The RNA shown here (Bacterial RNase P class A) has 396 nucleotides and comes from a Desulfobacterales bacterium. The gene name in the source record is rnpB. It matches the Rfam family "Bacterial RNase P class A". Rfam links the family to the GO terms dimeric ribonuclease P complex, tRNA processing and ribonuclease P activity.
RNA sequence: GGAGUCGUACAAACGAUCGCCGGAUCAAGCGUGAUGAUCCGGAGGAAAGUCCGAACACCGCAGGGCAGGGUGCUCCAUAACGUGGAGUCGCGGCGACGCGAAGGAAAGUGCAACAGAAAGCAAACCGCCUCAAAUUGCAUUCGAAAGUAGGAAGCGGCUUGGGGUAAGGGUGAAACGGUGCGGUAAGAGCGCACCAGUUCUCCGGGUGACCGGAGAAGCUCGGUAAACCCCACCCGGUGCAAGACCAAAUAGGGGAGCGUUUGAGGGCGGCCCGCUCGAGCUCCCGGGUAGGUCGCAAGAGGUGCCGGGCAAUCGGCAUCCAUAGAUGAAUGAUCGUUGCCUGAUGCGAGGUGACUCGCAUGGGGAACAGAAUUCGGCUUAUGGCCGACUCCGACC
Numbered sequence: 001g002g003a004g005u006c007g008u009a010c011a012a013a014c015g016a017u018c019g020c021c022g023g024a025u026c027a028a029g030c031g032u033g034a035u036g037a038u039c040c041g042g043a044g045g046a047a048a049g050u051c052c053g054a055a056c057a058c059c060g061c062a063g064g065g066c067a068g069g070g071u072g073c074u075c076c077a078u079a080a081c082g083u084g085g086a087g088u089c090g091c092g093g094c095g096a097c098g099c100g101a102a103g104g105a106a107a108g109u110g111c112a113a114c115a116g117a118a119a120g121c122a123a124a125c126c127g128c129c130u131c132a133a134a135u136u137g138c139a140u141u142c143g144a145a146a147g148u149a150g151g152a153a154g155c156g157g158c159u160u161g162g163g164g165u166a167a168g169g170g171u172g173a174a175a176c177g178g179u180g181c182g183g184u185a186a187g188a189g190c191g192c193a194c195c196a197g198u199u200c201u202c203c204g205g206g207u208g209a210c211c212g213g214a215g216a217a218g219c220u221c222g223g224u225a226a227a228c229c230c231c232a233c234c235c236g237g238u239g240c241a242a243g244a245c246c247a248a249a250u251a252g253g254g255g256a257g258c259g260u261u262u263g264a265g266g267g268c269g270g271c272c273c274g275c276u277c278g279a280g281c282u283c284c285c286g287g288g289u290a291g292g293u294c295g296c297a298a299g300a301g302g303u304g305c306c307g308g309g310c311a312a313u314c315g316g317c318a319u320c321c322a323u324a325g326a327u328g329a330a331u332g333a334u335c336g337u338u339g340c341c342u343g344a345u346g347c348g349a350g351g352u353g354a355c356u357c358g359c360a361u362g363g364g365g366a367a368c369a370g371a372a373u374u375c376g377g378c379u380u381a382u383g384g385c386c387g388a389c390u391c392c393g394a395c396c
Base pairs, nucleotide, nucleotide: 001392002391003390004389005388006387007386010383012338013337014336015335016334017333018332020042021041022040023039024038025037026036027035044368048379049378051377052376053375054374055373056239057238058237059236068235069234070233071232072231073087074086075085076084077083088102089100090099091098092097103230104229108228109227110224111223125169126168127165128164129163130162131161132160133159135157136156137155138154140152141151142150177195178194179193180192181191182190196220197219198217199216200215201214202213203212204211205210243294244293245292246291253285254284255283256282257281258280265277266276267275268274301320302319303318304317305316306315307314308313340365341364342363344361345360346359347358348357349356350355
């Protein structure tokens, strides 16, 4: 200098002006509401996706089982988790490091394109071996008058058929361990030695997953369970629009009183008379709705220190808290200064040089994204800075 891996923290700062939401105090005797004044507080690391797990609330529920769903190496952490920490094993990477639903295929059922002879009770296409038949060559031997025809047993070739063989070839993602010797008609864990694996036994280490060592058994058994399934463990439903309380108008419900020609009540501008319409009118109770209040901000809280633990995390002490709490849903806008990034120009310094650093000037840029009951996680989106580590190259 280049290429990477992992991790921490941050999410520009300050000021002015104008606003928005919430709270406290004050105002005019008190209460309520509105308004005003002063002061204080006002989004995130992901507030997001709503994917897991809880708190909380209501409904359901004697107990047990079935069905259904989920989880799946070990130990630990936790309120809980499918999360986290530390490990084990496997895989990937030269490495830092990363990834893994990682129980069971020697219970049962199922599935596997193409290729291939054969794909799960293994299988015989070529090859190898053997037997039979036919044919043919060679040499030997017997042999008609002719060592000619022919015969005999032998070795070999070719063809056909039966059988054996999983060593070799070829196909495939995958073909029933590997090498060598023996063995055999040819072959084969068929036998043996060594190696690899599996199962079992013993010893040692570890809480454990597991690791290391010794021995035995020819045991050599294919893959697939985010296929059915088996095993172990866990699981009731709905979500703050949960739910609790207060409570209009109108229309229903219940009750009481008054009234229906002895005329309640309404209309004719307030009252009386009068005229007129007239069978209902008034009060109380209860349920529900609109609306409002609570739930709802002190919590599996924050910060600091000490202690236990490798760590996740736990314990103790101190301290802080009105400190977002909206609901057609506030948390903003403008300006200025400084800081950051970027490229341009000029000056200066260093270097042989490419170039690097510093200063000044006037420009440009600044991500993802907005709480809605709360909390613990996961995942996704996203900006630059910093730290640790790994590999490669050059120089000293």